[in-house]
RNA sequence: GCCCCCGUAGCUCAAUGGAUAGAGCACCGGCCUUCUAAUCCGUAGGUUGCAGGUUCGAAUCCUGCCGGGCGCG
Numbered sequence: 001g002c003c004c005c006c007g008u009a010g011c012u013c014a015a016u017g018g019a020u021a022g023a024g025c026a027c028c029g030g031c032c033u034u035c036u037a038a039u040c041c042g043u044a045g046g047u048u049g050c051a052g053g054u055u056c057g058a059a060u061c062c063u064g065c066c067g068g069g070c071g072c073g
Stems, first nucleotide, its partner, number of pairs: 001072002004069004010025004018056001028042003049065005
């Protein structure tokens, strides 16, 4: 330099172009316990990497850029 894949909550991941972007774990609060852990209940946490474009409507499609990974040279 070229090709391909990936980027969504603190972490791991869902979400066929269409309802308010969800789940598990973690954090926090509560319940229980002599105390802690575990169990159970609840709350909070997101400019979907960035910038444009297409569309009535974009996490999803297109373009450029940034970052990460496999391969080729």

This is a predicted structure of a 73-nucleotide RNA (transfer RNA) from Propionibacterium sp. The organism belongs to Propionibacterium, within Bacteria. Its Rfam family is "tRNA". Rfam's curators write: Transfer RNA (tRNA) molecules are approximately 80 nucleotides in length. It is annotated as a transfer RNA. Model confidence (mean pLDDT): 80 of 100. It was read from a public genome assembly.